[in-house]
RNAcentral holds the sequence, with entries from Rfam. This is a predicted structure of a 98-nucleotide RNA (THF (Tetrahydrofolate) riboswitch aptamer) from Holtiella tumoricola.
C1' cells in the first nucleotide's frame, strides 16, 4: 500500500412485570430553537432526542359507603428476557491475510 473483518450509542418485534391516563395526559402530525447525543479518535447532516408553540383527537363497563376495587381500552411510560437491525456519512485508528 491492497483485500477482508470486528466493535458502540441506539432503533424495532414478542413475552412478562411495575406504573400513568381514561375529568385525556401520552402516542402520532406540523412549525420553531442553534439545546443535546451519535463505534477507539476527529468532524458531523436534510436523520435521532429534548424543549416550546399549534392543529387533530379516543372506550368504557361492572361492583361499591367509596378520592376504592375488578375487567377492559391507549399506535401510553419504564424495567427485564429473547430475537432482528445497527457508527447517516467522511477521514484516521484496531484485527487478519497478501
Nucleotide at each position: 500500500g491492497g483485500c477482508a473483518g470486528a466493535g458502540u450509542a441506539g432503533a424495532u418485534g414478542u413475552a412478562a412485570g411495575u406504573g400513568c391516563g381514561u375529568u385525556a395526559a401520552g402516542u402520532g402530525c406540523u412549525a420553531g430553537u442553534u439545546g443535546g447525543a451519535c463505534g477507539g479518535g476527529a468532524a458531523g447532516u436534510u436523520g435521532c432526542c429534548a424543549c416550546u408553540a399549534g392543529a387533530c383527537g379516543a372506550a368504557a363497563a361492572g361492583c361499591c359507603u367509596a378520592u376504592g376495587c375488578u375487567u377492559g381500552c391507549g399506535g401510553u411510560a419504564c424495567u427485564u428476557a429473547c430475537g432482528u437491525c445497527g457508527c447517516a456519512u467522511u477521514c484516521c485508528g484496531c484485527u487478519g491475510c497478501c
The organism belongs to Holtiella, within Bacteria.